RNA sequence: UUUUCGCACUCUGGAGAGCGGCAGCGGCCUUCGCUUCGUCAUCGAAGCAGGCAGGCUGCCCACCGAAGGGGCGCGCGUUCGAAGGGAGGGAUCCCGGGCAACGCAAUCUCUCAGGUACCGAGGACAGAGGGGUCAUG
Numbered sequence: 001u002u003u004u005c006g007c008a009c010u011c012u013g014g015a016g017a018g019c020g021g022c023a024g025c026g027g028c029c030u031u032c033g034c035u036u037c038g039u040c041a042u043c044g045a046a047g048c049a050g051g052c053a054g055g056c057u058g059c060c061c062a063c064c065g066a067a068g069g070g071g072c073g074c075g076c077g078u079u080c081g082a083a084g085g086g087a088g089g090g091a092u093c094c095c096g097g098g099c100a101a102c103g104c105a106a107u108c109u110c111u112c113a114g115g116u117a118c119c120g121a122g123g124a125c126a127g128a129g130g131g132g133u134c135a136u137g
Base pairs, nucleotide, nucleotide: 009129010128011127012126013125018061020060021059022058023057024056025055027052028051029050030049033048034047035046036045037044038043062116063115064114068112069110070109071108075104076103077102078101079100084095085094086093087092
């Protein structure tokens, strides 16, 4: 000086699984329901009752796997070293590698964590990228 790899950053793509049940709270609707108050009347307000919904919280059940995390090997590595074989007068040395121990992986597996309408967020993984100034749109 150049190139490559890894990590980080930026942009882009990126799946799966309940619109679950119960309860409480909140929201909305109703005058075809009730009560109270107000009003000249129409009617209005509040409360109760009924109804609606993919809201929030708690509990329960069902499910997903691609944040993270755990687990796994007749494969790989390390350690130990059997049977057997060879050399030697011998002590020993060399070859040989069974059994065993430890470690190592994933898109496999577990489902702890996380997640399960749309949107949003997250997202393994994948692709691309990287300097400065001015002008115009």
Molecule: Glycine riboswitch aptamer
Organism: Trinickia terrae